[in-house]
RNA sequence: GGAGUGGGCCGAGCGUCCGCGCCCGCCGUGGUCAAGGCUGUGGCGGGUGAGGAAAGUCCGAGCUCCACAGGGCAGGGCGCUGGGUAACACCCAGGCGGGGCGACCCGACGGAAAGUGGCACAGAAACAUACCGCCCACCUCAGGGUGAGCAAGGGUGAAAUGGUGCGGUAAGAGCGCACCAGCGGUGUGCAGACACACCGGCUGGCCAAACCCCGCCCGGAGCAAGGCCAAAUAGAGGGCGACCCGCCGUCGGCCGCCUCGGCCGCCUAAGGCGGGCGGCGUUGGCCCGACGCCGUCGAGCCCCGGGUUGGCCGCUUGAGGCUGCAGGCAACUGCAGUCCCAGAUAGAUGGACGCAGUGGGCACAGAACUCGGCUUACCGAUCGACUGCUAUG
Numbered sequence: 001g002g003a004g005u006g007g008g009c010c011g012a013g014c015g016u017c018c019g020c021g022c023c024c025g026c027c028g029u030g031g032u033c034a035a036g037g038c039u040g041u042g043g044c045g046g047g048u049g050a051g052g053a054a055a056g057u058c059c060g061a062g063c064u065c066c067a068c069a070g071g072g073c074a075g076g077g078c079g080c081u082g083g084g085u086a087a088c089a090c091c092c093a094g095g096c097g098g099g100g101c102g103a104c105c106c107g108a109c110g111g112a113a114a115g116u117g118g119c120a121c122a123g124a125a126a127c128a129u130a131c132c133g134c135c136c137a138c139c140u141c142a143g144g145g146u147g148a149g150c151a152a153g154g155g156u157g158a159a160a161u162g163g164u165g166c167g168g169u170a171a172g173a174g175c176g177c178a179c180c181a182g183c184g185g186u187g188u189g190c191a192g193a194c195a196c197a198c199c200g201g202c203u204g205g206c207c208a209a210a211c212c213c214c215g216c217c218c219g220g221a222g223c224a225a226g227g228c229c230a231a232a233u234a235g236a237g238g239g240c241g242a243c244c245c246g247c248c249g250u251c252g253g254c255c256g257c258c259u260c261g262g263c264c265g266c267c268u269a270a271g272g273c274g275g276g277c278g279g280c281g282u283u284g285g286c287c288c289g290a291c292g293c294c295g296u297c298g299a300g301c302c303c304c305g306g307g308u309u310g311g312c313c314g315c316u317u318g319a320g321g322c323u324g325c326a327g328g329c330a331a332c333u334g335c336a337g338u339c340c341c342a343g344a345u346a347g348a349u350g351g352a353c354g355c356a357g358u359g360g361g362c363a364c365a366g367a368a369c370u371c372g373g374c375u376u377a378c379c380g381a382u383c384g385a386c387u388g389c390u391a392u393g
Base pairs, nucleotide, nucleotide: 001389003387004386005385007383008382010380013355014354015353016352017351018350020049021048022047023046024045025044026043027042028041029040030039031038032037051364055375056374058373059372060371061370062369063222064221065220066219070288071287072286073285075218076217077216078215079214080094081093082092083091084090095109096107097106098105099104110213111212115211116210117207118206119205131154132153133150134149136147137146138145139144162180163179164178165177166176167175181203183200184199185198186197187196188195189194226313227312228311229310235304237303238302239301240300243276244275245274246273247272248271251265252264253263254262255261256260277295278294279293280292281291282290320339321338322337323336324335325334326333327332
């Protein structure tokens, strides 16, 4: 000097004038109202006002409500080890595998001896096998045939009885040996993933982001959650809809000592009590349990119809920001100090002028309960660290 890799920060500034939303204070004023409060409006003063992604609605929570805050099945999520966090599928550190000369980046990361399934085509054969071929013996018309061996060579393929080499053999083969890979055992490192060393028999794959198995975790719905106030109305609308037994007693008949009693009948002919059962509901599905309501004076469900679409709360003080110190490799944690930084509800940031800036404002692009992440989109500027290359000293 160029090329790259990781990270931090910014993404419009200043002045004047006019105009917006919210909060606070003061001075009026209208509606409602006993007042308070709510709401509208005028003036003055002070404060404040869109993002790194506000986006996607993909995860996790805070918060609110329901519930039985119970169990199980199905279902869903994660998947190497350790740590961080309120939690997570996130982040950090390490391991292993892959990419890159490197700084760094990516990860589909438990199990294929629990089972099922797939590997097309080609090829002899893809959980099994001999197409070409090699060797030996015999026969022969010298083309070839038969028998017994082989998986080393060639072919096919993504992948073919671990790989390379040497020995050995009729020819071969882990048949033996050396090195390497895989598998198993022991020891050390370090608690772990894993690494290294030694020993061993020689050894038929890949896919689980195929179904599956194993381990851990998981109630549901969501601010249109959920509350308060005010106001209004029309629901005798329609349909479905879950019982048995026993006793007392009622009813009927007969009798008697007749304001009562006895016997018989047999049922709901008033009602009550008890037992068992049945039906429905309970914030994803199913089962068990629990609770509540109901069983024809009927719970609940479905259909149709009517009223209210007004105001307030929730609503912004937070797992908050910034600074310093301490601990930790780091993510992050602790302590101290300091600050208050949008809360709209047809939805607020605009316009004009001047100056500066020059690399640009001309990218992606506007909060709607809040926060921690991930993913996607994106014009440029700046700071600093690290890694190659080239040149010079």
This is a predicted structure of a 393-nucleotide RNA (Bacterial RNase P class A) from a Bacillota bacterium. The prediction has a mean pLDDT of 77. The source organism's lineage runs through Bacteria, Bacillati and Bacillota. Its Rfam family is "Bacterial RNase P class A". Gene Ontology terms of the family: tRNA processing, ribonuclease P activity and dimeric ribonuclease P complex. It is annotated as a ribozyme.